A computed fold for a 383-nucleotide RNA from Caulobacter vibrioides, annotated as Bacterial RNase P class A. Model confidence (mean pLDDT): 76 of 100. The gene name in the source record is rnpB. Taxonomically the source falls in Caulobacter (Bacteria, Pseudomonadati, Caulobacterales, Caulobacteraceae). The sequence is in RNAcentral, with records from ENA.
[in-house]
RNA sequence: CCAGAUGGUCGGGCGGUCGCGUCGUCUUCGGACGCCGAGGAAAGUCCGGGCUCCACGGUGACAAGGCGGUGGGUAACGCCCACCGGGAGCGAUCCCAGGGAUAGCGCCACAGAAAGCAAACCGCCUCCGGUUCGCCGGCGGUAAGGGUGAAAGGGUGGGGUAAGAGCCCACCGCGGACCUGGCGACAGGGACGGCAUGGCAAGCCCCGCCUGGAGCAAGACCGAAUAGGGACCCCGCGUCGGCCUCGCGCCGACUAGGCCGUCACUGGCUGAGAGGGUCCGGGUAGGUCGCGAGAGCCGUCCAGCAAUGGCCGGCCUAGAGGAAUGAUCGUCGCCGUCCUUUCGAGGGCGGAACAGAACCCGGCUUACAGAUCAUCUGGUCCC
Numbered sequence: 001c002c003a004g005a006u007g008g009u010c011g012g013g014c015g016g017u018c019g020c021g022u023c024g025u026c027u028u029c030g031g032a033c034g035c036c037g038a039g040g041a042a043a044g045u046c047c048g049g050g051c052u053c054c055a056c057g058g059u060g061a062c063a064a065g066g067c068g069g070u071g072g073g074u075a076a077c078g079c080c081c082a083c084c085g086g087g088a089g090c091g092a093u094c095c096c097a098g099g100g101a102u103a104g105c106g107c108c109a110c111a112g113a114a115a116g117c118a119a120a121c122c123g124c125c126u127c128c129g130g131u132u133c134g135c136c137g138g139c140g141g142u143a144a145g146g147g148u149g150a151a152a153g154g155g156u157g158g159g160g161u162a163a164g165a166g167c168c169c170a171c172c173g174c175g176g177a178c179c180u181g182g183c184g185a186c187a188g189g190g191a192c193g194g195c196a197u198g199g200c201a202a203g204c205c206c207c208g209c210c211u212g213g214a215g216c217a218a219g220a221c222c223g224a225a226u227a228g229g230g231a232c233c234c235c236g237c238g239u240c241g242g243c244c245u246c247g248c249g250c251c252g253a254c255u256a257g258g259c260c261g262u263c264a265c266u267g268g269c270u271g272a273g274a275g276g277g278u279c280c281g282g283g284u285a286g287g288u289c290g291c292g293a294g295a296g297c298c299g300u301c302c303a304g305c306a307a308u309g310g311c312c313g314g315c316c317u318a319g320a321g322g323a324a325u326g327a328u329c330g331u332c333g334c335c336g337u338c339c340u341u342u343c344g345a346g347g348g349c350g351g352a353a354c355a356g357a358a359c360c361c362g363g364c365u366u367a368c369a370g371a372u373c374a375u376c377u378g379g380u381c382c383c
Base pairs, nucleotide, nucleotide: 001379002378003377004376005375006374007373008372009371010370012332013331014330015329016328017327018326020037021036023034024033025032026031039354043365044364046363047362048361049360050359051215052214053213054212064211065210066209067208068207069083070082071081072080073079084098085096086095087094088093099206100205104204105203106200107199108198121146122145123142124141125140127138128137129136130135154172155171156170157169158168159167173195174193175192178189179188180187181186219289220288221287222286229280230279231278232277233276234275235273238254239253240252241251242250243249244247257270258269259268260267296315297314298313299312301310302309303308334351335350336349337348338347339346340345
C1' cells in the first nucleotide's frame, strides 16, 4: 500500500434573526423574561421484567404454549460471556432449533433393478447346453467395479477366492465397558467386539425445564349540568252522568292543582298524580394523580479471561394534550465537480443518511449518506 476480519465511537461545530412546547417568575392579562427541549435506533412490538387491576388455600396430575450442548452473568430472558462438539475459510474469524431414531407410529419425492423382513439393470465367475469359435442361451454364485439417487447395510490397502464378500489381517471409523484429565459439556489412552437397528423429531411423539389473565384506553382520587334511580315530607286522591266484571274498576264531562320564563289579567294545553319539596347514592363530561431520582448517567479504583459485580466521588438529563423539539442567514469543517495558480493555495456551484419520544427499563431484529478509532489476518514492496 492492497484485500479482508472483529469490536467500538460520532451522526456536523459556533454565532445572529424569526418561530414552537412544558415548567417557573412577573403582568397593564395583550404578553415579557428565564430554564430545559428526541434517537442510536425514539421503529418493528418479537422476547424478558418493573408497575397496576382481576383471579388464586397447599401439593400433585392433565391440557396448551414455549425453551433445549456445558458452566457462568442477570431482576429476568428465547439475551450476553466463556468453553465443548460439528461445519466453512490459507487465515483473522464466521455459522449451527446443538436433548432422544433399540418406547411407539409415520415418511423417504424424482431417478433407479432395488429405499427397509434390502436389492441382481450392466458387469464379473463356476457349471450345463448350443456354436459360424466372435460368442449365444439357461440354472446358480457375487454388493469388488459401472450406473441411479440427498441417502445403496463401514472406508483404504493387503491376503483370500471360480469370481467375490469383515471371509481373514493392518490402520482409520464405530460400539459398550474400563483407566486418566476436567466442576461440566467433553477430551485422551490401551485392550475387547468383526460391524449389528440408514436418514428425517423446524412429522406426530418421548424426556427434562419454564409459564395464571389483561394491560397506562392499566389503575387511583375529585366530580358537574341534563336525564334517570331511591328514601322521606307536603298538597291532593273531589263533583256529576253512564256501563258491569261491583273494583282507589272503566268511559265521558268538569273542578282543585300543574305547564305555556317571572308577576297581573286573559287564553290554550293538561288534569286527580307526567304535582311540589328536601336529602342520598351510582355513572357520564371534565379535572388531578399515575408521570420520570431511575435495575439512571459520568469518572477513578478493585475483583473477574469475559459477560458482569463492588467501593468512592460527581451530575439531574424532554414529558404536556393526538402531542412542541423548526426555519433562515453568516462562518468553520466534510464530500463531489469546475476554474485559476507564483503549486503553498484561492475562488464558484452543488450536496450531506435512516428516522422521530407518548408509563418505564433490559434485550433482539430491521433501516442508516458519511466520518473515525482500536486490535487482528492474508498478500505485495522497501529498509